[in-house]
């Protein structure tokens, strides 16, 4: 310099036009003489940024940013 892969909750990732989800981690309450483990609720997100298209964008185009691999 070119091409592609990624980017979503504290941590692994799903979801690829119509109110954002899993698991583990956290609180919390049951259970226990306590703890563990179980099981139950709860809380936690400007879905990288910045246009765009549409009635609606995480999701579909573009240009940027990060990070990874390829190619010269």
């Nucleotide at each position: 310099g070119c091409c592609g892969g990624a980017g979503u909750a504290g941590c692994u990732c799903a979801g690829g036009g119509g109110u954002a989800g899993a698991g583990c981690a956290a609180u919390u309450c049951a259970c226990u003489c306590g703890u563990a483990a179980u099981g139950a609720a709860u809380a936690g997100g400007u879905c990288g940024u910045c246009g765009g298209u549409u009635c609606a964008a995480u999701u579909c185009c573009g240009a940027c940013c990060u990070u990874c691999g390829g190619c010269u």
A computed fold for a 72-nucleotide RNA from a Verrucomicrobiales bacterium, annotated as transfer RNA. Its Rfam family is "tRNA". About the family: Transfer RNA (tRNA) molecules are approximately 80 nucleotides in length. The family's RNA type in Rfam is transfer RNA. It was read from a public genome assembly.